The prediction has a mean pLDDT of 89. The RNA shown here (c-di-GMP-I riboswitch aptamer) has 90 nucleotides and comes from a Bacilli bacterium. Of the family's consensus pairs, 95% are formed in the model. It matches the Rfam family "c-di-GMP-I riboswitch aptamer". Rfam's curators write: GEMM was predicted in a large-scale screen for bacterial structured RNA regulatory elements.
RNA sequence: AAUAUUCAGGGGCAAAAUCUGGGAAAUCAGAUGACGCAAAGCCACGGGACUAACGAUCCGAGAAGGAUCCAUGUCGGCCGGGUUGCAAUA
Numbered sequence: 001a002a003u004a005u006u007c008a009g010g011g012g013c014a015a016a017a018u019c020u021g022g023g024a025a026a027u028c029a030g031a032u033g034a035c036g037c038a039a040a041g042c043c044a045c046g047g048g049a050c051u052a053a054c055g056a057u058c059c060g061a062g063a064a065g066g067a068u069c070c071a072u073g074u075c076g077g078c079c080g081g082g083u084u085g086c087a088a089u090a
Stems, first nucleotide, its partner, number of pairs: 003090004012037002017032006035077001041083003045080003048075003055069005
């Protein structure tokens, strides 16, 4: 240096929930809090899931209201992939 593994030590991240704020929503950020995680570090390239604002169509007397379709939106703690990394052992 490379690969594999995860026993030990020192550590790291932070689910749900609650509060506050952003957002149409999914959900995101901060604080509290730990369900868990050897990449639960980073990245929307592929798959998948979620939402449906805008837009389209339909119902409706009706720019009331409602229904359906739709990602350009969201999820890296859904899977794959890319990329970076600590320690110990082999």